Model confidence (mean pLDDT): 84 of 100. A computed fold for a 105-nucleotide RNA from Alphaproteobacteria bacterium UBA1303, annotated as SAM riboswitch aptamer (S box leader). Taxonomically the source falls in Alphaproteobacteria (Bacteria, Pseudomonadati, Pseudomonadota). Rfam family: SAM riboswitch aptamer (S box leader). Its family is annotated with regulation of gene expression in the Gene Ontology.
RNA sequence: CCAUCAUCAAGACCAGCUGAGGGAUAGGCCCGUUGAAGCUGGGGCAACCUACGGCCCACAAGCCACAAGGUGCCAAUUCCCGCGGCGGUGGCCGGCAGAUGAUGG
Numbered sequence: 001c002c003a004u005c006a007u008c009a010a011g012a013c014c015a016g017c018u019g020a021g022g023g024a025u026a027g028g029c030c031c032g033u034u035g036a037a038g039c040u041g042g043g044g045c046a047a048c049c050u051a052c053g054g055c056c057c058a059c060a061a062g063c064c065a066c067a068a069g070g071u072g073c074c075a076a077u078u079c080c081c082g083c084g085g086c087g088g089u090g091g092c093c094g095g096c097a098g099a100u101g102a103u104g105g
Stems, first nucleotide, its partner, number of pairs: 001105008013042005021031003025082001027080002043074003048070003053064003078097001083094004
């Protein structure tokens, strides 16, 4: 980088340095000198994978628990939305795209 599968309406901030952008993307709408993004130290949330534990089992699969390790995340539904269908005030369903994890290449 590519492919496949799963999930994405919950949850989670303090400080130091720095100094104007950020929310992927078009259009919106928000956040930001009452300090953005980034780096650093510490903290937290969660449970995708691994290990240990329990249930079950011939085994496996499955379920529960845990939070040590590997990630990830800590404004707003993936902030809304874009394409199609139904409806057509709203909305619902399905896609596209994106993010994260795992497997394979």